């Protein structure tokens, strides 16, 4: 230089094109305790960018960005 996969909360990850992106875990408050620990409850936290098809896009195309693998 080419091909090929892949990208969602801090991390590990779900989600036929269609209801308010759902969980683990790991923060925060509280509850429970004489205190911790477990354990419960509630709270916050993501669709890698930029376009296009569509009625409607995380999902499907393009194109740039980052990782990995393969070829040379």
């Nucleotide at each position: 230089g080419g091909g090929c996969u892949u990208g969602u909360a801090g991390u590990u990850u779900a989600a036929c094109g269609g209801u308010u992106a759902g969980a683990a875990u790991g923060g925060g408050a509280c509850u429970c305790u004489u205190a911790u620990a477990a354990a419960g409850u509630c709270c916050a936290g993501a669709c890698g960018a930029a376009g296009g098809u569509u009625c409607a896009a995380c999902u499907c195309c393009u194109u740039c960005c980052g990782a990995g693998c393969c070829c040379a």

The RNA shown here (transfer RNA) has 72 nucleotides and comes from a Candidatus Shapirobacteria bacterium. Its Rfam family is "tRNA". NCBI's taxonomy places the organism under Bacteria, Bacteria candidate phyla, Candidatus Shapironibacteriota.